[in-house]
The RNA shown here (transfer RNA) has 74 nucleotides and comes from a Candidatus Margulisiibacteriota bacterium. The sequence was found in a public genome assembly. The prediction has a mean pLDDT of 81. NCBI's taxonomy places the organism under Bacteria, Bacillati, Candidatus Margulisiibacteriota. Its Rfam family is "tRNA". Gene Ontology term of the family: triplet codon-amino acid adaptor activity.
RNA sequence: GGGCGGUUAGCUCAGCUGGUUAGAGCGCCUGCUUCACACGCAGGAGGCCACUGGUUCGAGUCCAGUACCGCCCA
Numbered sequence: 001g002g003g004c005g006g007u008u009a010g011c012u013c014a015g016c017u018g019g020u021u022a023g024a025g026c027g028c029c030u031g032c033u034u035c036a037c038a039c040g041c042a043g044g045a046g047g048c049c050a051c052u053g054g055u056u057c058g059a060g061u062c063c064a065g066u067a068c069c070g071c072c073c074a
Base pairs, nucleotide, nucleotide: 001073002072003071004070005069006068007067010026011025012024013023019057028044029043030042031041032040050066051065052064053063054062
């Protein structure tokens, strides 16, 4: 330099054929429970869907560019 894949919550990851409010597990916070801790139960906080632009009535999802990560080729 070229090709392919990926980027969504603190971490690991889902998200269908573009559609109404973006989710799970773990973690975190509060309460209950306990002599106390853990486990368990109930509730809660937490998101620029990498960034910029485009298409569309409507984009996490489609298109282009850029950045970063991984793999392959040179």